The prediction has a mean pLDDT of 80. A computed fold for a 134-nucleotide RNA from a mouse gut metagenome, annotated as FMN riboswitch aptamer (RFN element). Its Rfam family is "FMN riboswitch aptamer (RFN element)". Rfam's curators write: The RFN element is a highly conserved domain that is found frequently in the 5'-untranslated regions of prokaryotic mRNAs that encode for flavin mononucleotide (FMN) biosynthesis and transport proteins.
RNA sequence: UUCUUCGGGGCAGGGUGAGAUUCCCUACCGGCGGCAUAGUCCGCGAGCCAUUGUCAGAUACGGAUCAGGAUUUGAUAUGGGCAUGAAUCGGUGAGAUUCCGAUACCGACAGUUAUAGUCUGGAUGAGAGAAGAA
Numbered sequence: 001u002u003c004u005u006c007g008g009g010g011c012a013g014g015g016u017g018a019g020a021u022u023c024c025c026u027a028c029c030g031g032c033g034g035c036a037u038a039g040u041c042c043g044c045g046a047g048c049c050a051u052u053g054u055c056a057g058a059u060a061c062g063g064a065u066c067a068g069g070a071u072u073u074g075a076u077a078u079g080g081g082c083a084u085g086a087a088u089c090g091g092u093g094a095g096a097u098u099c100c101g102a103u104a105c106c107g108a109c110a111g112u113u114a115u116a117g118u119c120u121g122g123a124u125g126a127g128a129g130a131a132g133a134a
Stems, first nucleotide, its partner, number of pairs: 001134006013025003027118002029107002031044004039105002047082003052077008061068001087103005109121003
């Protein structure tokens, strides 16, 4: 450098109601890299955007043709922009906001007979990255 494979989990039980896995009680879950083992530290990924780049198409201009720039439509993202949550105390130790103990907290967008981290959908997608082969 090229190719191949892999690459996200979770509402059981109960209450109210015409209707809720969406509200209330309770329950459950935790992507990737770094660092003393991390949902909460540092960084990355997933979403969205066009005023930027690239590619493709259309229209008219131009012209012998090509080149060329103009307008416009679509696709895309190496780069750019927007959005981007949440932890303390005690203990051990050379070293831990990562381990042990305790008590907390957080969770995109669209949809829905009723407000969603857990249902359905974009998604048999994308992807931080991991492993292997040449």